[in-house]
């Protein structure tokens, strides 16, 4: 160069007009409102009422200078502060997390790392504890989806059955011999063998299904097979070594070798979790309607009750407290941001110095001209922070890989 990979960082730029939020400050604004001070005046001593004037804050005018959306301000999905509320402790229920060590205010988060799967390689991507606690589930295919099993196929050693040959014994009847004893033939017939069935029975080498089928190669073995038995690879267990562990081991041994898969299925183990949420919360506090005490008025009205007493209630003033409406605050200086120095491999931590960066409440952050280029994506604060996830035209920069070409 090309092609990949990981992080970081930027998100049209410039002028100018003219608006909107909010902070700071000017006004000699005859503007609205409160507080204080001097004097005069009225009354009844404290005090009160009222007028001039001064002085000082709030709001509203008008002027100046300042500052004003984001990496996600989104989803509201996790984790904190922060308010109120509950709350002796401990269980149960439920709900989450789920290699190991770290890191933090906390975390499903972040940084190291270990295993397993992708990738030639940078590098990605795993909720990755337990399937020998128990319960389920495992369509369809298929012999079988888990106490295993048995279509096809191969054997049929054993055992059965069929046949051929051999044939011990005994049984019948003949012959020879003086006797012991030898002997033809029939018949039955234990027993051996040889060729056959493939019935019982044996096997899991091969074939066949499936997402998934009980280690793999070779070899001996065997009727055929088979860890059945041996060699090699896997493999599991014990020890030891190396690690804080996760876990690894080219160490020693010991086992023929396992009860397939699924626990973001019930579950069982460990550890973590009180509930609502700024429309929390506080404080101010009108007008009507209603609660409450107290004076008065009772010689009225109504009710108990047909009368007396009484008691209620209706009536008038005067205070109290709650609550709507409105307003203030909670509101932005914080786990804060930048820089240096420091501890760590890193997330982070710790010192130092320096800054100050929206705070609206119908809710401002803009509109219109000019100009320039790369023509400009997604997208708009509403307690506050720390992540996660998802949307984003394009640029930039920096590690690292791979393949190519020159030197």
């Nucleotide at each position: 160069a090309a092609a990949g990979u990981u992080g970081a960082c930027u998100a049209g730029g410039c002028a100018g007009u003219c608006g909107c939020u909010c902070g700071c400050u000017g006004c000699g604004c005859g503007g609205c409102u409160g507080g204080g001070g001097u004097u005069c005046g009225g009354g009844u001593u404290a005090u009160c009422c009222g007028a001039a004037u001064u002085u000082u804050g709030g709001c509203g005018g008008u002027g100046g200078c300042g500052a004003g959306a984001g990496g996600a301000a989104a989803g509201u999905c996790c984790g904190g502060g922060c308010u109120c509320c509950a709350c002796a402790g401990a269980g149960c229920a439920g709900g989450g997390u789920g290699c190991c060590g770290g890191c933090u205010a906390a975390c499903a988060g972040c940084c190291g790392g270990a295993c397993g799967c992708c990738g030639u390689g940078a590098g990605g991507c795993g909720a990755u504890g337990g399937a020998a606690a128990g319960u389920g589930g495992c369509a369809c295919a298929g012999a079988a989806a888990a106490u295993a099993u048995a279509c096809c196929g191969c054997c049929g050693a054993u055992g059965g059955c069929a046949u051929c040959a051999a044939g011990a014994a005994g049984c019948g009847c003949a012959g020879c011999g003086c006797a012991a004893g030898c002997c033809a033939c029939g018949c039955u017939g234990a027993u051996u063998g040889g060729c056959g069935c493939a019935c019982a029975g044996g096997u899991a080498a091969g074939g066949u299904u499936g997402a998934a089928a009980u280690g793999g190669u070779g070899g001996g073995g065997u009727a055929a097979g088979a860890g059945c038995c041996c060699a090699c690879c896997g493999c599991a267990c014990u020890g030891g070594u190396g690690g804080c562990a996760a876990c690894a081991u080219u160490c020693a041994g010991u086992g023929g070798c396992a009860g397939g898969c699924u626990a973001a299925a019930c579950c069982c183990c460990a550890c973590c979790c009180g509930g609502a949420g700024c429309a929390a919360g506080a404080c101010c506090a009108a007008a009507u309607a209603g609660g409450g005490a107290a004076a008065c008025a009772u010689u009225g009205g109504c009710g108990c009750u047909g009368c007396u007493c009484g008691c209620g209630u209706u009536g008038u003033u005067u205070c109290c407290g709650g609550g709507u409406a409105g307003g203030u605050u909670g509101c932005u200086c914080g786990a804060g941001c930048g820089c240096c120095g420091u501890g760590g491999c890193a997330a982070c931590g710790c010192g130092g110095c320096g800054c100050c960066u929206a705070g609206a409440u119908a809710g401002a952050u803009g509109a219109c001209u000019g100009u320039c280029c790369a023509c400009g994506a997604c997208a708009g604060a509403a307690c506050c922070c720390g992540g996660c996830u998802u949307a984003u035209c394009g640029g930039u920069c920096a590690g690292c890989u791979u393949u190519c070409a020159c030197c």

Annotation:
The prediction has a mean pLDDT of 78. A computed fold for a 407-nucleotide RNA from a Pseudomonadota bacterium, annotated as Bacterial RNase P class A. A source record names the gene rnpB.